[in-house]
Context: one part of a larger RNA
C1' cells in the first nucleotide's frame, strides 16, 4: 500500500465558518467525453507461462504458440455518470404571524454577607483545634447598636428546567444585536452536502500596559503534628482571583461517540408552540411539529452496553489508527513580548 477500525482495547481535529477537490432531488431534448460493442494498426528482441527438441540428466540452448491485461484510429449502442438544454418542488433559502430562553456586547442600579474605618455600651478574655500554639486583646478586643467606604459574588426561584456551534451563560432594568422554533399561505427554483489547505472563536493558569484589591488565595513565614514533614491541620500572607486593552491557544476541551441526510417496535415524565372546551387561568382532550429525558423490544456488541438525541440498516465527505517503551521527545520547520510553551515530528536501542 491494501485490509479492517476509531464510546471504554491504538484511534473524532476543541468548535464553527469556508476556498480546492469529492459527492448530490425529479424531469425534457440533445450530444457522446466517461462507459459497452465490433473492425484495423501498434505492444521490437529477450524475459514470464504452454507443447516440442539438442547438449548423457539438469541449468542452459533452439522451434513454435500463446500472452503482452496497454495505446492510436474508426464504426456502432445511449440505460447510467458527465456536458447542454426545457420544465419541476419534494431538499435549500425567502416573505408574514405568534411566543420562548442564564444566548451575545454596551450602560445603568439593587439588597443581603464580608472586611476595614469613626462613634456608644460593656469587661476579661477573643480565635482557633482531634488536642494545641503560633495570633487579636487593658493602648480596650470578641459581642452588642449606629453611621460611613470599598470589592467581589448575585442565597431563594432552581429543575436528569432554558439559551449557545463548542468554551460556555444565572440580582434588577434599559438600549443594540445573533440563532433556533410554530402558523399559514405565497415566492426563488437545487441555489445543496462535506470540507484538505485557509480563517476567526475557543475555560482556567499563564505573560504586556495601566487601574482595583473586600474576600479568597499559589509562593513565602510561623505555629502544631511527625521518626522526619520541604505535607495534610492551624494564624497570618504576595502574585493572581476583578477591569480595559493585548497577547497565548491548551484541558478527561467528554456523549471519552466528526458533519449532513434517509430508514427501523413500543411505554413514561418533561420544556416551548399549536386546535378545542370552561370558570381566563386552569383541568381535561386531540392530532402532528420543535427541543430535553428515562424505561425498554429486535438488531448491533468481545463483553459492558447502546437503542428513533444509535454504538441498529444505509449513502456521501472529511480527520484519525497500525505492538509496547524511547516519546508526544531530539533535531529541523512554523508560531510565540519570552530562558514559558505550541504545533509538526523521527531514529539508535531494547522488550
Nucleotide at each position: 500500500c491494501u485490509g479492517g477500525g476509531c464510546g471504554u482495547a491504538a484511534a473524532g481535529c476543541g468548535c464553527a465558518c469556508g476556498u480546492a477537490g469529492g459527492c448530490g432531488g425529479a424531469u425534457u431534448u440533445g450530444u457522446a467525453a466517461g462507459u459497452c460493442a465490433g473492425a484495423g494498426g501498434u505492444g521490437a528482441a529477450a524475459u514470464c507461462c504452454c507443447g516440442g527438441a539438442g547438449c548423457u540428466c539438469a541449468a542452459c540452448u533452439c522451434c513454435g504458440g500463446a500472452a503482452c491485461u496497454g495505446c492510436c484510429u474508426u464504426u456502432u449502442a445511449u440505460a447510467c455518470u458527465g456536458c447542454a438544454u426545457c420544465u419541476c418542488u419534494u431538499g435549500a433559502g425567502u416573505c408574514c404571524u405568534g411566543a420562548a430562553g442564564a444566548g451575545g456586547u454596551c450602560a445603568g442600579u439593587g439588597g443581603a454577607a464580608u472586611u476595614c474605618c469613626g462613634a456608644g455600651u460593656g469587661u476579661a478574655g477573643a480565635g482557633g483545634u482531634g488536642a494545641a500554639a503560633u495570633u487579636c486583646g487593658u493602648a480596650g478586643a470578641u459581642a452588642u447598636u449606629c453611621g460611613g467606604a470599598a470589592g467581589a459574588a448575585c442565597a431563594c426561584c432552581a429543575g436528569u428546567g432554558g439559551c449557545g456551534a463548542a468554551g460556555g451563560c444565572g440580582g434588577c432594568u434599559g438600549a443594540c444585536u445573533g440563532g433556533a422554533c410554530c402558523u399559514a399561505u405565497a415566492u426563488u427554483g437545487a441555489c445543496g452536502c462535506u470540507g484538505a489547505g485557509g480563517u476567526g472563536c475557543g475555560a482556567a493558569a499563564g505573560c504586556g500596559u495601566g487601574g482595583g484589591g473586600a474576600g479568597c488565595a499559589a509562593a513565602c513565614a510561623g505555629g502544631a503534628u511527625u521518626a522526619g514533614a520541604u505535607a495534610c491541620c492551624c494564624u497570618g500572607g504576595u502574585a493572581g482571583u476583578c477591569c480595559a486593552c493585548g497577547c497565548c491557544g491548551u484541558a478527561a476541551a467528554c456523549g471519552a461517540u466528526g458533519a449532513u441526510a434517509a430508514c427501523u417496535a413500543g411505554c413514561u415524565g418533561u420544556c416551548c408552540g399549536g386546535u378545542g372546551a370552561c370558570u381566563u387561568g386552569u383541568c381535561c382532550c386531540u392530532u402532528g411539529g420543535g427541543g430535553g429525558g428515562g424505561c425498554c423490544c429486535a438488531c448491533c456488541u468481545a463483553a459492558c452496553c447502546c437503542u428513533u438525541u444509535a454504538g441498529c440498516u444505509u449513502c456521501u465527505c472529511c480527520g484519525c489508527c497500525u505492538g509496547g517503551g524511547g516519546a508526544g521527545u531530539u533535531c529541523g520547520g512554523c508560531c510565540c513580548c519570552a530562558g514559558a510553551g505550541u504545533u509538526u515530528a523521527a531514529a539508535c536501542c531494547u522488550c

The part of an RNA shown here (small-subunit ribosomal RNA, central domain) has 351 nucleotides and comes from an uncultured bacterium.